[in-house]
Molecule: transfer RNA
Organism: Phycisphaera sp.
RNA sequence: GGGGCCGUAGCUCAACUGGGAGAGCGCUGUGUUCGCAAUGCAGAGGUUAGGGGUUCGAUCCCCCUCGGCUCCA
Numbered sequence: 001g002g003g004g005c006c007g008u009a010g011c012u013c014a015a016c017u018g019g020g021a022g023a024g025c026g027c028u029g030u031g032u033u034c035g036c037a038a039u040g041c042a043g044a045g046g047u048u049a050g051g052g053g054u055u056c057g058a059u060c061c062c063c064c065u066c067g068g069c070u071c072c073a
Stems, first nucleotide, its partner, number of pairs: 001072007010025004019056001027043005049065005
């Protein structure tokens, strides 16, 4: 330098053929307990890596950039 895969909540990861952004763990509050642990209930937390484009509508499609892994040289 070129090819491929990937980037979504604090962490690990889903999200169907383009249409409601979610789960587990963690965090906060609360019930049960003398207290803790465990557990039930409720809640907060997101520029879907960044920018642009297509579309009525984009995590998803197209282009550029950044970062990670990997292959070729």